[in-house]
Molecule: transfer RNA
Organism: Tepidimicrobium sp.
RNA sequence: GCGCCCCUAGCUCAGUGGUCAGAGCAUACGUCUGAUAAGCGUGAGGCCGAUGGUUCGAAUCCAUUGGGGCGCA
Numbered sequence: 001g002c003g004c005c006c007c008u009a010g011c012u013c014a015g016u017g018g019u020c021a022g023a024g025c026a027u028a029c030g031u032c033u034g035a036u037a038a039g040c041g042u043g044a045g046g047c048c049g050a051u052g053g054u055u056c057g058a059a060u061c062c063a064u065u066g067g068g069g070c071g072c073a
Stems, first nucleotide, its partner, number of pairs: 001072007010025004018056001027043005049065005
């Protein structure tokens, strides 16, 4: 330099055009226990790396750009 992949909740990831953006773990509260853990119940937590564009509608498509990874040279 060229090509490809990844970036979504504290962490690991799902969701690839249209209910309110989800799960597990973690976390808060409750329940259970003599107590703790586990279990069970309820909740909080993200507008999806950034900017612009396409569309009635974008996490999802396109462009530019930032960060990370792999391959080739």